[in-house]
Molecule: THF (Tetrahydrofolate) riboswitch aptamer
RNA sequence: UCCAGAGUAGAAAACGGUGCGUUAAGUGUCCGGCAGACGGGGAGUUGCUGUCGGGACGAAAGGGCUUAUGCCUUGCGGUGCCGUAUUCGCAUCCCGCUGAA
Numbered sequence: 001u002c003c004a005g006a007g008u009a010g011a012a013a014a015c016g017g018u019g020c021g022u023u024a025a026g027u028g029u030c031c032g033g034c035a036g037a038c039g040g041g042g043a044g045u046u047g048c049u050g051u052c053g054g055g056a057c058g059a060a061a062g063g064g065c066u067u068a069u070g071c072c073u074u075g076c077g078g079u080g081c082c083g084u085a086u087u088c089g090c091a092u093c094c095c096g097c098u099g100a101a
Stems, first nucleotide, its partner, number of pairs: 001101001003099003010088003014084006020077003029055008040095004061074005
C1' cells in the first nucleotide's frame, strides 16, 4: 500500500417458564415535546430506544366449582417480563485491532 476479517448497543421470529387483560389495559398506528444509547477511540442522523401529552382505529370467549364481585381450567390478545439457542447488526465518516500478500 492492498485484500480479508473480528467485535457493541440493540432487533427479529422460535421454544421454555412466569404474569397481566378478557368489567379492554396492553400491543400496533399517526402527530408533537423531552431524554438516552449507538463496535476499542472520535464525530454522529432525517435512523433506533424510552418517556410524556394528544388523535384515529380496535378485540373471544367457553366450561367447572362456589355464598361470592372468589377460585380452577381450555382458549383468545399484533399482551408484559425472564431464560435458551439461532439469525441480523457499528445508518454513515475518520482512526485503531487481527490475519494474508